[in-house]
RNA sequence: GAGUCGGCCGGGUGGCCGCGGAUCGGGCCGUCUUCGGACGGGACCGGUUCGAGGAACGUCCGGACUCCAUAGGGCACGGUGCUGGGUAACACCCAGUCGGGGCGACCCGCAGGACAGUGCAACAGAGAGCAGACCGCCGAUGGCGGCCGAUCCUCGGAUCGGUCGCACAGGUAAGGGUGAAACGGUGCGGUAAGAGCGCACCAGCACCCGGGGUGACCCGGGUGGCUCUGCAAACCCCACCGGGAGCAAGGCCGAACAGGGGGAGGACGGCCCGUCCGAUGACCCCCGGGUAGGCCGCACGAGCCGUCGGGCAAUUGACGGCCCAGAUGGAUGGUCACCGUUGGCGCUCCGGCGCCAUCACAGAAUCCGGCGUACAGGCCGGCUC
RNA sequence: GCGCCCGUAGCUCAGUAGGAUAGAGCGGCGGUUUCCUAAACCGCAGGUCACAGGUUCGAAUCCUGUCGGGCGUA
Numbered sequence: 001g002a003g004u005c006g007g008c009c010g011g012g013u014g015g016c017c018g019c020g021g022a023u024c025g026g027g028c029c030g031u032c033u034u035c036g037g038a039c040g041g042g043a044c045c046g047g048u049u050c051g052a053g054g055a056a057c058g059u060c061c062g063g064a065c066u067c068c069a070u071a072g073g074g075c076a077c078g079g080u081g082c083u084g085g086g087u088a089a090c091a092c093c094c095a096g097u098c099g100g101g102g103c104g105a106c107c108c109g110c111a112g113g114a115c116a117g118u119g120c121a122a123c124a125g126a127g128a129g130c131a132g133a134c135c136g137c138c139g140a141u142g143g144c145g146g147c148c149g150a151u152c153c154u155c156g157g158a159u160c161g162g163u164c165g166c167a168c169a170g171g172u173a174a175g176g177g178u179g180a181a182a183c184g185g186u187g188c189g190g191u192a193a194g195a196g197c198g199c200a201c202c203a204g205c206a207c208c209c210g211g212g213g214u215g216a217c218c219c220g221g222g223u224g225g226c227u228c229u230g231c232a233a234a235c236c237c238c239a240c241c242g243g244g245a246g247c248a249a250g251g252c253c254g255a256a257c258a259g260g261g262g263g264a265g266g267a268c269g270g271c272c273c274g275u276c277c278g279a280u281g282a283c284c285c286c287c288g289g290g291u292a293g294g295c296c297g298c299a300c301g302a303g304c305c306g307u308c309g310g311g312c313a314a315u316u317g318a319c320g321g322c323c324c325a326g327a328u329g330g331a332u333g334g335u336c337a338c339c340g341u342u343g344g345c346g347c348u349c350c351g352g353c354g355c356c357a358u359c360a361c362a363g364a365a366u367c368c369g370g371c372g373u374a375c376a377g378g379c380c381g382g383c384u385c
Numbered sequence: 386g387c388g389c390c391c392g393u394a395g396c397u398c399a400g401u402a403g404g405a406u407a408g409a410g411c412g413g414c415g416g417u418u419u420c421c422u423a424a425a426c427c428g429c430a431g432g433u434c435a436c437a438g439g440u441u442c443g444a445a446u447c448c449u450g451u452c453g454g455g456c457g458u459a
Stems, first nucleotide, its partner, number of pairs: 001385009011339007019051008028041005053361001057372002060370005065246004077242005082096005097111001098109004112237002117235002119231003134176002136172003141169002143166010184202006203227001205224008250296004260287004265277004303322008340359001342357006386458007395411004404442001413429005435451005
């Protein structure tokens, strides 16, 4: 200098004004009263105290909590998918294995099964799923033809052998060409030309043995046939997990208007008489349900900080300390001064000084653990070239 | 707040167990016909399949994340 990984901060202090919650005091209002006071209210005033985030965001996963459903088991549907561990749980995290990338630190991976079955592989190309002969190579063998030699003969030829040609039958997957992919790679032998056809080495597959590891898997040795395509973020198979809905869940209190249901007796008394209460007989009284509205759920929690211990780590145990928003049209803001960051301009005795502007992404709404996404700028540490 | 769905040409929609040029109707432009227009007939243009990354030989389609729009619910 370039790079990589991890952690942290993300404006600060003070004055004035303002907003929301809690609490204390006063005032006001209402009810009751033994007249001392007690209880309640929120649209009053004052004091004290608290008041956004690392992502409060997206709502993508997992839970807590609540209601509904539910004998047990299975099917269907959905999800997850290397191994071991962590956790309340997870698709998250940690440690490792394997594969890929990088000189390296390090990074990335929805990473089970393609010999259970079904399916797809367009175009191009000769051939695309236990494939295929277009060009090329060969044409040993067979076929056709020419020449030479030998034998036979009915003198036309026939048979055999050699040699040359044609590329007709055919052989060939080494080479060319097509494609994302063409049924191992290199070398030697072999052959008419070739080919795991044979052999050696390498890669890969299946099986066996020994060793290491909890395991994924790794290391070493042997045998075998010579070689087996890809896609499961296609259906599917295997293993494991999952009942549904969501705080506008759910619970309690409960007007006014309308509507629904009920209503002539009751108390004293064993009974009668009697006395009292009640409507003055439905324009009245009583009852329960729901709505408006209010309260709870709802802020002490898988909580935060520190020390020590277990563990490589994620994380966990013990002890000590702390209390940290709670609105319901939704508070957390405005302004001034100083300091800080960054940029511009001016002055300069080059040390600085002054003026102006700027300071990201974003903002709680039942709560918690993750993931993902956005983010001006700054600080600290490990490691690599 | 909570839960769910959709995005393909100017508009309305096909195409979604992946296959190369992404189609149809209306609309637009040009031509034929007509004195001119309409209708009719012929032809043409017009697409980042919302965006980005991944899986695959190959993605409008499958997976993940963003962006935009819509619906339900007291």

Overview
Two RNAs folded together computationally: RNase P RNA and transfer RNA, 459 nucleotides in total. It holds a member of the Rfam family "Bacterial RNase P class A".